[in-house]
Molecule: small-subunit ribosomal RNA
Organism: uncultured prokaryote
RNA sequence: AGAGUUUGAUCCUGGCUCAGAACGAACGCUGGCGGCAUGCUUAACACAUGCAAGUCGAACGAAGGCCCGGAGCUUGCUCCGGUCACCUUAGUGGCGGACGGGUGAGUAACGCGUGGGUAUCUACCUCGAAGUGGGGGACAACCGCUGGAAACGGCGGCUAAUACCGCAUACGCCCGGCGGGGGAAAGGCUUCGGCCACCAUUGGAGGGGCCCGCGUCCGAUUAGCUUGUUGGUGAGGUAAAAGCUCACCAAGGCGACGAUCGGUAGCUGGUCUGAGAGGAUGAUCAGCCACACUGGGACUGAGACACGGCCCAGACUCCUACGGGAGGCAGCAGUGGGGAAUAUUGGACAAUGGGGGAAACCCUGAUCCAGCAAUGCCGCGUGAGUGAAGAAGGCCUUAGGGUUGUAAAACUCUUUCACCCGUGAAGAUGAUGACGGUAGCGGGAGAAGAAGCUCCGGCUAACUCCGUGCCAGCAGCCGCGGUAAUACGGAGGGGGCUAGCGUUGCUCGGAAUUACUGGGCGUAAAGCGCGCGUAGGCGGUGCAUUUAGUCAGACGUGAAAUCCCCGGGCUUAACCCGGGAACUGCGUUUGAUACUGGUGCACUAGAAUUCGAGAGAGGGUAGUGGAAUUUCCAGUGUAGAGGUGAAAUUCGUAGAUAUUGGAAAGAACACCAGUGGCGAAGGCGACUACCUGGUUCGGUAUUGACGCUGAGGUGCGAAAGCGUGGGGAGCGAACAGGAUUAGAUACCCUGGUAGUCCACGCCGUAAACGAUGAGUGCUAGUUGUCAGGCAGCUUGCUGUUUGGUGACGCAGCUAACGCGUUAAGCACUCCGCCUGGGGAGUACGGCCGCAAGGUUAAAACUCAAAGGAAUUGACGGGGGCCCGCACAAGCGGUGGAGCAUGUGGUUUAAUUCGAUGCAACGCGAAGAACCUUACCUGGACUUGACAUGUUAGUGAAACUCUGGUGAAAGCCAGAGCUUCUGCGAGCUUGCUCAAGGACACUAUCACAGGUGAUGCAUGGCUGUCGUCAGCUCGUGUCGUGAGAUGUUCGGUUAAGUCCGAUAACGAGCGCAACCCCUAUCCUUAGUUGCCAGCACGUAAUGGUGGGGACUCUAGGGGGACUGCCUCGGAUAACGAGGAGGAAGGUGGGGACGACGUCAAGUCAGUAUGUCCCUUACAUCCCGGGCUACACACGUGCUACAAUGGCCGGUACAGCGGGUCGCAAAACUGUGAAGUGGAGCUAAUCCCACAAAGCCGGUCCCAGUUCGGAUUGGAGUCUGCAACUCGACUCCAUGAAGUUGGAAUCGCUAGUAAUCGCGGAUCAGCAUGCCGCGGUGAAUACGUUCCCGGGCCUUGUACACACCGCCCGUCACGCCAUGGAAGUCGGUAGCACCAGAAGUCGCUGGCCUAACCCUCGGGAAGGAGCUGUUUAAGGUGAGAUUGGUAACUGGGGCGAAGUCGUAACAAGGUAACC
Repeated sequence: AGAGUUUGAUCCUGGCUCAGAACGAACGCUGGCGGCAUGCUUAACACAUGCAAGUCGAACGAAGGCCCGGAGCUUGCUCCGGUCACCUUAGUGGCGGACGGGUGAGUAACGCGUGGGUAUCUACCUCGAAGUGGGGGACAACCGCUGGAAACGGCGGCUAAUACCGCAUACGCCCGGCGGGGGAAAGGCUUCGGCCACCAUUGGAGGGGCCCGCGUCCGAUUAGCUUGUUGGUGAGGUAAAAGCUCACCAAGGCGACGAUCGGUAGCUGGUCUGAGAGGAUGAUCAGCCACACUGGGACUGAGACACGGCCCAGACUCCUACGGGAGGCAGCAGUGGGGAAUAUUGGACAAUGGGGGAAACCCUGAUCCAGCAAUGCCGCGUGAGUGAAGAAGGCCUUAGGGUUGUAAAACUCUUUCACCCGUGAAGAUGAUGACGGUAGCGGGAGAAGAAGCUCCGGCUAACUCCGUGCCAGCAGCCGCGGUAAUACGGAGGGGGCUAGCGUUGCUCGGAAUUACUGGGCGUAAAGCGCGCGUAGGCGGUGCAUUUAGUCAGACGUGAAAUCCCCGGGCUUAACCCGGGAACUGCGUUUGAUACUGGUGCACUAGAAUUCGAGAGAGGGUAGUGGAAUUUCCAGUGUAGAGGUGAAAUUCGUAGAUAUUGGAAAGAACACCAGUGGCGAAGGCGACUACCUGGUUCGGUAUUGACGCUGAGGUGCGAAAGCGUGGGGAGCGAACAGGAUUAGAUACCCUGGUAGUCCACGCCGUAAACGAUGAGUGCUAGUUGUCAGGCAGCUUGCUGUUUGGUGACGCAGCUAACGCGUUAAGCACUCCGCCUGGGGAGUACGGCCGCAAGGUUAAAACUCAAAGGAAUUGACGGGGGCCCGCACAAGCGGUGGAGCAUGUGGUUUAAUUCGAUGCAACGCGAAGAACCUUACCUGGACUUGACAUGUUAGUGAAACUCUGGUGAAAGCCAGAGCUUCUGCGAGCUUGCUCAAGGACACUAUCACAGGUGAUGCAUGGCUGUCGUCAGCUCGUGUCGUGAGAUGUUCGGUUAAGUCCGAUAACGAGCGCAACCCCUAUCCUUAGUUGCCAGCACGUAAUGGUGGGGACUCUAGGGGGACUGCCUCGGAUAACGAGGAGGAAGGUGGGGACGACGUCAAGUCAGUAUGUCCCUUACAUCCCGGGCUACACACGUGCUACAAUGGCCGGUACAGCGGGUCGCAAAACUGUGAAGUGGAGCUAAUCCCACAAAGCCGGUCCCAGUUCGGAUUGGAGUCUGCAACUCGACUCCAUGAAGUUGGAAUCGCUAGUAAUCGCGGAUCAGCAUGCCGCGGUGAAUACGUUCCCGGGCCUUGUACACACCGCCCGUCACGCCAUGGAAGUCGGUAGCACCAGAAGUCGCUGGCCUAACCCUCGGGAAGGAGCUGUUUAAGGUGAGAUUGGUAACUGGGGCGAAGUCGUAACAAGGUAACC
């Protein structure tokens, strides 16, 4: 410090998400040691038990124990006295229980923080100075009686004090009207020195009380609040100021600088984060506050309205004899409960500190320690060195190897920590050590006791295999998973951290994503529709003054701790200690005076006024005008008019439309008219008059900053709409009818009501737009135009100046588009507004409105995007240019018939499989009777029909033949034959044996085999767009970039073909050419081809000799290039015409197919990954099927006839094929064919007679002498075999069909049409396919339209790219939410009732020790009664808030539902407000 995610890609805007740090955490897996910290964040929920505040006998009386003495005696009991140094106590009394400890409920407040102030109090401590004299009366304890279950009392009697009360005294003290008046004390101990207390008082210290300035969360969908309220006077009250309280008087006080109300919250030092500014937070430690079961109250006291005190009320719990009582863990432990979650009913007062005491000492769950918990931080360890046979095992593998991996083993070492033994601190200044036999130290043994968690698609470091197959699952975001998953699960390997590691939650950061530092608003979210103007903010020039802001210094304060720096102590660190700095703040004071502010005096450049001119649809009122429309009246006139894409509704013979004249009415103002004018905006358009606002130019003077902006406020504000009353010609929502349509509640047509118009009053919104707030200043220009001024001359121009309104454009700005002196540039001032999309400008509440509705304005929930600009494509029922048998012009077909063939469908045991718009369908198949064959039935076989290798055995093998069974395959069985090498051995020298090679069989193992799956895992090949003219690259240039340029433009071409222009210059793949065939000529060669001339020969024939002239054959060349001429064009490219030429503008034809598209086709041609089968999904065999047949479609053949059929005669080809072959002559047969076998391995022989044509004859328009299907009979040929299921022949039969609906196909010249011939496949079997030649046309004006394509341009919300995208209702499921008759709670206030305890006040009567007394009583006090105040409680009407609810409203999300087609292209009616 950034990264991922919107797109086909890009830049921007913008949200979401991640990487970091942190935690009082929790959860999952795991867990060796120590140090230091920390540990109920939830129920301020309820609490059993123990402890947490006592102490003083040196304040006091008493009792008991111990001890001493005495007496009685029962020898261990009783009584008496003393001591009471010692111990124990309840009571009186004193001090302390207001500290310490806990918690954060309440509190938005002088509560806290900070800085000040004073009308105050202060026990204990301390400084100073003064004093402590003399009396009195009680009450507990105790004793007696007595009530009660208890708690706790009642009555009577005795008694002490540092308890209580007078008297005396009063330096100082208090009160005072300044004469005066008032008020104290206590003793105890003593070693007799004194010490500790006591009373009053002056100061101090420390601690409180009260008051003030400033700071301190959110909400305006809380805007007004307040009656003790604000102030005064008097009184009361307090330690003390004060409405603190009361009486009276006045009517104030607070609030947009946010009162009041609602919500939330203890505040701070600090803590976390951050570069900082900030943001979040307020555990532990420290300061303050508040609270102590809930609410109220006071008492005591120096101090409380009191956590472990009291009284009352309430809830709850406990005890009870039912009468009545007791209690308060938010102290330490602990329990239950709640919760994701938080510890021991431990030790000690040794230390520190606190209370009491003279002290010893006692008390202290404060505290110090220990225990539990990886909760956090810090430190340490789980070993170290050597060690390649790179072990084994695991995993992967291309099978070679790689990796785990020096890792292990093995060898050599070490012992931190833990363990065992011994010793043993500091903490303590004399004694005293809980921790603790702890820390530490010494010794011992042995690598011994000690590693996990998470991740590995990108972000983000780390990759393979297997399993799974949109399943199971993962996921922080993007997203993975549908058979080859680095993303799921496991494994191996790897990365990260490490006694931890991950996950979850929360905070800050990244986020400049609330922007003070540090953002924006033309189109991304965002300028109020426009003025006027209040508060506020900001504000021209000079001088003087002030010093508030501002700046500087000093002083005080800013607690400690924390953070930072330095140093020190624990072995280090965490941690702790010391010092410094800092604490950015506040206050006081001194100084500075530029700027800002205040005040005063001036100024004129801002602003305004004044004078003279000017332009204008600026506004208002009244009047006037003509054209047009409609209606009415009258005339002419006759059958239509009107309307549309076409029609109809409609009007018209009762006279329309048309036309002429007249009349009426309302509304709007043609031409002028213009990116012209005016206005703040909305808006304003005939003419005239009146009233009136603003503005511009030129000039003079005046005022003297009077200015700018503008929250609230107020006014204006198109159209539509509303109210009342008019008006109503045309137009025209709604409505009606006619069309269109699948429908048509629309678009089109005919009518037509509100409305549109006027007056008055509402509404207050618009894409109210320049989508651009107002004002001021500054920053190049060029060129139009409107309204003025000035100057010059050549009098209609030029120059200059001010104000408006346009276009282009520099700098600059911008994401780009664009803006550019009329800024979106550079700056300043003020206002408004924005913060992801949807939900939603919606709900609720408020305000406004007659209503419609407007304005203000959320949340739940949901998505990972939504968006802007530009780019490349694709697309458009957008545009322009161009091409193609694309249309048109023609010729012939298909679609109708019969048959052939392929497909679909159906059928079947099987009808094997594939191909499916063009681009499947006479396609794979250049040929299914068996075979083929992959399918079906049945029968067989299992290392296999086929390949390689291994082991063992047998045998020569191979080959030939035979038998049984069987449909065959197969199974079973038999016979014949005898080979090669021969190193070796034997011998009979060519034999035998052994061995070997090759071979076969049997058995075994590896394996074979598969037309089984996946063409969406693939190679290769092919189709298609398309023989269309395109597709790209390098360098340069332009652009932030995707990209553009080049390749666009002007011409031209079949062509991105060429020329010219040009920020491009070149190049590549395509085009063309090079290749083949064909058309002409030359040359070479001359057999099997040819035969002109010569010769021979024949009935005839190149038959023979010979010849190369010709044809031909097949090698090589020439030729055609717009080369020449004319014209056009730009002088080019090129085009038109012509000459010559066999051929003319690529001569004709072929081969040749750019980058790519279609997950196009093919795993069944072959190859091939993976998966699957293995006595079968392999292999063999017989038979069947692929040939089925109600139908439908494609492609063909033959026809329907006379341009013909039939019969006879007769003429002319080319390409090809042939020895497993083609086969002649001759003979036989009506014929298919048979017999035959010459010749030919082919320019030689054969297939092989070409047919249409021509000549002659016949038929005479008919279902025929057309047509030949179908069927019967008889045959031929091939073949093992023609039944299913071949072709052909003859005889007989003689179906449909008389030119074919909608629709549709081919073809532009040797083409279409027509005629025959050949070949591949093949035993046989073409109407198919591939070739060959013969005869041989018609038409093309042209590019409007259909289809396809190319280039440029335009729009786009498409990019899976229009077979795209996408909207709304309805139906179903889920979710949150609004309304709602009601219903159930909470909260605060008001009114009223009632009113505990208590303070205060009053009090006839009652009671009472101290003081006074004249002894009667008084003063004073108490109980009781009563009044004020008041908590809980009750009642009432409302307010507010929350829960819930029949029903209901819309919203969001959801798989492939329904209906339509609204939007995006001119989206098919431009869209939108």